[in-house]
RNA sequence: ACUGGACUACGCCAGUAUAAAUAGGCAUUAAGCGUAGUGCGUUCCAAUGUUGUGAAACAUCGGAGGUUGUU
Numbered sequence: 001a002c003u004g005g006a007c008u009a010c011g012c013c014a015g016u017a018u019a020a021a022u023a024g025g026c027a028u029u030a031a032g033c034g035u036a037g038u039g040c041g042u043u044c045c046a047a048u049g050u051u052g053u054g055a056a057a058c059a060u061c062g063g064a065g066g067u068u069g070u071u
Stems, first nucleotide, its partner, number of pairs: 001016005006038006024071004032040001042065004047060005
């Protein structure tokens, strides 16, 4: 300098042509590298539809949650 960690900004971390992740340690959570915003994913609840004898599964849509502790 560039690339990556969803996107933008600021950080942090990793890598060097690749696009991934053991991201200080331990424990914990579905809750992701951090903060703000947005989105996706994810957990819970409800509605509708499909399949099914049923249990239940899948799809769409709406609402809620947005890890925590210790060092």
A computed fold for a 71-nucleotide RNA from a marine metagenome, annotated as Pistol ribozyme. It matches the Rfam family "Pistol ribozyme". For this family Rfam cites "New classes of self-cleaving ribozymes revealed by comparative genomics analysis" (Weinberg et al., Nat Chem Biol, 2015).